A computed fold for a 478-nucleotide part of an RNA from [Desulfovibrio] dechloracetivorans, annotated as small-subunit ribosomal RNA, 3' major domain. Its mean pLDDT, the model's own confidence on a scale to 100, is 85. The full RNA is in RNAcentral, with records from ENA and SILVA.
[in-house]
Context: one part of a larger RNA
RNA sequence: UGACGGGGGCCCGCACAAGCGGUGGAGUAUGUGGUUUAAUUCGAUGCAACGCGAAGAACCUUACCUAGGCUUGACAUCCUGAGAACCCUCCCGAAACGGAGGGGUGCCCUUCGGGGAAUUCAGUGACAGGUGCUGCAUGGCUGUCGUCAGCUCGUGCCGUGAGGUGUUGGGUUAAGUCCCGCAACGAGCGCAACCCCUAUUGCUAGUUGCCAUCACAUAAUGGUGGGCACUCUAGUGAGACUGCCCGGGUCAACCGGGAGGAAGGUGGGGAUGACGUCAAGUCAUCAUGGCCCUUACGCCUAGGGCUACACACGUACUACAAUGGUGCAUACAAAGGGCAGCGAAACCGCGAGGUCGAGCCAAUCCCAGAAAAUGCAUCCCAGUCCGGAUCGGAGUCUGCAACUCGACUCCGUGAAGUUGGAAUCGCUAGUAAUCCCGGAUCAGCAUGCCGGGGUGAAUACGUUCCCGGGCCUUGUAC
Numbered sequence: 001u002g003a004c005g006g007g008g009g010c011c012c013g014c015a016c017a018a019g020c021g022g023u024g025g026a027g028u029a030u031g032u033g034g035u036u037u038a039a040u041u042c043g044a045u046g047c048a049a050c051g052c053g054a055a056g057a058a059c060c061u062u063a064c065c066u067a068g069g070c071u072u073g074a075c076a077u078c079c080u081g082a083g084a085a086c087c088c089u090c091c092c093g094a095a096a097c098g099g100a101g102g103g104g105u106g107c108c109c110u111u112c113g114g115g116g117a118a119u120u121c122a123g124u125g126a127c128a129g130g131u132g133c134u135g136c137a138u139g140g141c142u143g144u145c146g147u148c149a150g151c152u153c154g155u156g157c158c159g160u161g162a163g164g165u166g167u168u169g170g171g172u173u174a175a176g177u178c179c180c181g182c183a184a185c186g187a188g189c190g191c192a193a194c195c196c197c198u199a200u201u202g203c204u205a206g207u208u209g210c211c212a213u214c215a216c217a218u219a220a221u222g223g224u225g226g227g228c229a230c231u232c233u234a235g236u237g238a239g240a241c242u243g244c245c246c247g248g249g250u251c252a253a254c255c256g257g258g259a260g261g262a263a264g265g266u267g268g269g270g271a272u273g274a275c276g277u278c279a280a281g282u283c284a285u286c287a288u289g290g291c292c293c294u295u296a297c298g299c300c301u302a303g304g305g306c307u308a309c310a311c312a313c314g315u316a317c318u319a320c321a322a323u324g325g326u327g328c329a330u331a332c333a334a335a336g337g338g339c340a341g342c343g344a345a346a347c348c349g350c351g352a353g354g355u356c357g358a359g360c361c362a363a364u365c366c367c368a369g370a371a372a373a374u375g376c377a378u379c380c381c382a383g384u385c386c387g388g389a390u391c392g393g394a395g396u397c398u399g400c401a402a403c404u405c406g407a408c409u410c411c412g413u414g415a416a417g418u419u420g421g422a423a424u425c426g427c428u429a430g431u432a433a434u435c436c437c438g439g440a441u442c443a444g445c446a447u448g449c450c451g452g453g454g455u456g457a458a459u460a461c462g463u464u465c466c467c468g469g470g471c472c473u474u475g476u477a478c
Base pairs, nucleotide, nucleotide: 002478003476004475005474007473008472009471010470011469012468013467015463016462019427020426021425022424023423026318027317028316029315030314031313032312033311034309035308042053043052064304065303066302067301068300069299070298073127077126078125079123080122081121082120083119086103087102088101089100090099091098107116108115109114129293130292132291133290134289138287139286140282141281142280143278145276150189151188152187153186154185155184156165157164158163169180170179171178195270196269197268198267200238201237202236203235204234205233206232209228210227214225215224216223241264244258245257246256247255248254320420324379325378326377327376328375329374336367337366338365341360342359346355347354348353386417391412392411393410394409395408396407397406433455434454435453436452437451438450439449
């Protein structure tokens, strides 16, 4: 100087408390440990690994295993020789590989001998190749403390020096935010603001919206003429700054209350992550030093495996029901995606879906029915008209191919489960809870992930305690 303390003081945070809903019990999904296996590829391991890399393992992916093959190689550059390239058929075979036959000649230069570009085959060696090792040799990227309020520098001053001061103190703030004081005076990286979305509104613009106004047509609909008023869309402005008033405060910073206002004291949300810490993570995104393999630790192919299953744990989904289940009727979104695509209407099928194919490169057409809600009816507390696992049968779709190992549909079957021990998690408002919708990946496959809207609470006395953190101070044999 730090770090640490079951030392002290001050102060924060869904940290506790006050509440609401969960997890831990059940079934299933998924990841992990373990075990098994020819292989169950590899990595991630307290918080900060475990629906993580993987935004999608039937083949491919694929790195693993078994078997069959290759050795200048699947890929790059250079050298020599031959043939243009290329296309078709047959044989062996699981394919790769291997064998046989047929067709076929182009472009540029030319002294017609040939040369060149491009490409294939053969040969030769330089080399290729390695998801092999080391993240404790590294770059880059990332997590974490933590969006915590801190971390430093120049000059000056103090100290023999390490170093201190500034940055401490009195107030104040979300904040090293600001004010006052002070041997300090200034400055930088952080904070805040500048950026984006959202809440109000003016203007500009009108192939979305409106009967608002006029007319036409219809069983009906902005369907049509017409019009940009409104809604909306998207561009540009305004608006919020403690600006105004009262009180408190050191005549300060600031705090409490009020007015006006769509909005108030950083309005709500996002992006943004200081110096550094963890030899944190990643050599399997990529790059890269060193080491190692070189007829194999490289490469091709088929099949299998990554999907195993006595168990254990994490994260989710669905439930155990009446604030509910079921049937019928009926209302209201936002944000997205669409040409090897989205696919209407009509018809067929109980259905998944099929046939045909309008329209749409999309504010124009389509995906597309929002669901919970609401109305009526029924069930009457039961392992049930709850719950849907599991299994049997029949099908649909994608795809070369659904046996290992896809999703979905229909009929039948109807398991555990009656609210969950110790323990433990999230959330302070349009939040929790609950209900649907869309997207990326993607041939197909979503209870995961990312986004969108609908309905919409309870509670916070307070800071003694638990956890984490900030500042000052104190003890220390670290």